[in-house]
Context: one part of a larger RNA
Molecule: small-subunit ribosomal RNA, central domain
Organism: Parodia microsperma
């Protein structure tokens, strides 16, 4: 490589857009490149295979023949793939009528709480812990009442609920804006699927510059604990956490499960939206889209999965090939750096 695989054993890229490429619905023509059939030429001899013969046999030698296959030529077939032309509407999309939503961006407003400051009352403790101490407090703390400031996050509703490609998204209102679903069937007429390279987005932490800094809090200091304690506990507390502009590009980025399409028993919730029935918006029956639980067949090493498949199939991409060495070294690309991406071998078991 072939084969076999990728939920948990090695293995699905973090997610999407999309180029080349690969693959591709139905009907009728054209063509004959692929495909199939016939014939011809050629594929030196020797070797190998089959039959016969010669050395006493054999090895060996001689003679004859054939299959399969490759390439080329020629004649035909036209179902399938391709090609040409014309069409179709079921895939896909556009327009139309509705609907739901923490989807995104920007602006404005709000209340609770914490902290600090100012003022009043008051007068000895407070705070912390298993217990303490460090710490705060008669220069008036803690407690309580009134006022002010600032930053961050939005209790209840809240859900096995919703939206988004993923990361993710929740106080309220407004503006701008993306996508989805349902209905009816008007239009286009295969316009589709996947996607190497490429591009875009991408939690937290981290980096650069400028702001901001209430609470929390790496580092650090102190107090304890301990044999020690560079920890767990306590008192403080810087970076950071927040905003703006840029960078980084990684996560157990998880459903540890790539995307698309079709098919294959049910039962029962929830969300959105139709239809029937109904006086009716409730209940009931039924359809589509999503999101859960349970379960048959089937699959699986088992666990389990089970119409949201890990079942049955097709197409395309990514990835795996014993453990360690090692996601290391070297080289290259990217980055301000941290580092990221790509990614071995010797050796060893």
């Nucleotide at each position: 490589u072939u084969g076999g695989g990728c939920g948990u054993a090695a293995a699905g890229a973090g997610u999407c857009u999309g180029u080349a490429g690969g693959u591709g619905g139905c009907u009728u023509u054209u063509u004959a490149a692929g495909u199939c059939c016939g014939c011809c030429g050629u594929c030196a001899a020797a070797u190998a295979c089959c039959a016969g013969g010669g050395c006493u046999c054999a090895a060996c030698c001689c003679c004859g023949g054939a299959c399969a296959g490759g390439c080329g030529g020629u004649g035909g077939a036209a179902a399938c793939u391709g090609u040409c032309a014309a069409g179709c509407u079921g895939g896909a999309g556009u327009a139309c009528g509705g609907u739901a939503g923490g989807g995104g961006c920007a602006g404005a407003g709000g209340g609770a709480a914490c902290u600090u400051c100012c003022g009043g009352u008051g007068g000895a403790g407070c705070a912390a812990u298993u217990a303490a101490a460090u710490g705060c407090g008669c220069a008036g703390a803690g407690a309580u009442c009134g006022g002010a400031a600032a930053g961050a996050a939005c209790a209840c509703c809240a859900a096995c609920a919703g939206c988004g490609a993923a990361a993710g998204c929740a106080c309220u209102c407004u503006g701008c804006u993306g996508g989805a679903c349902c209905g009816a069937c008007a239009c286009u007429g295969a316009c589709a699927c996947u996607c190497a390279g490429a591009g875009a987005c991408g939690a937290a932490a981290g980096c650069u510059a400028g702001g901001g800094g209430a609470g929390c809090g790496a580092a650090u200091g102190g107090g304890a604990u301990u044999a020690g304690g560079u920890a767990c506990c306590c008192c403080a507390g810087u970076a950071g956490u927040c905003c703006u502009a840029g960078c980084c590009g990684u996560a157990a980025a998880c459903g540890a499960u790539g995307g698309a399409u079709a098919c294959u028993a049910g039962a029962u919730g929830c969300u959105g939206u139709g239809c029937g029935a109904u006086c009716g918006a409730c209940c009931c029956g039924u359809g589509c889209a999503g999101u859960g639980u349970u379960a048959u067949a089937g699959c699986u090493a088992a666990c389990g999965c089970g119409u949201u498949a890990a079942g049955u199939a097709u197409c395309c991409c990514g990835c795996c090939u014993g453990g360690g060495g090692a996601g290391u070294a070297c080289g290259u690309u990217c980055g301000c750096a941290a580092g990221a991406a790509u990614g071995a071998a010797a050796c060893u078991c």